[in-house]
RNA sequence: GCCGCCUUAGCUCAGUCGGUAGAGCGAUUCACUCGUAAUGAAUAGGUCAACGGUUCGAUUCCGUUAGGCGGCU
Numbered sequence: 001g002c003c004g005c006c007u008u009a010g011c012u013c014a015g016u017c018g019g020u021a022g023a024g025c026g027a028u029u030c031a032c033u034c035g036u037a038a039u040g041a042a043u044a045g046g047u048c049a050a051c052g053g054u055u056c057g058a059u060u061c062c063g064u065u066a067g068g069c070g071g072c073u
Stems, first nucleotide, its partner, number of pairs: 001072007010025004019056001027043005049065005
């Protein structure tokens, strides 16, 4: 220098061939217990990396940028 992949909750990751985004772990509260742990229930937590484009509508499609990983030279 060229090519490919990834970026979604505090962490690890799903997800939708375009129609209001989820799980597990973690956090908080409650129940249970003499108490703790475990277990059960509930709640909070996300401008889906950034900007622009297409579209009635974009996390999803297209382009650019940034960061990370890998391959070739």
This is a predicted structure of a 73-nucleotide RNA (transfer RNA) from Actinomadura xylanilytica. It matches the Rfam family "tRNA". Its family is annotated with triplet codon-amino acid adaptor activity in the Gene Ontology. The source organism's lineage runs through Bacteria, Actinomycetes, Streptosporangiales, Thermomonosporaceae and Actinomadura.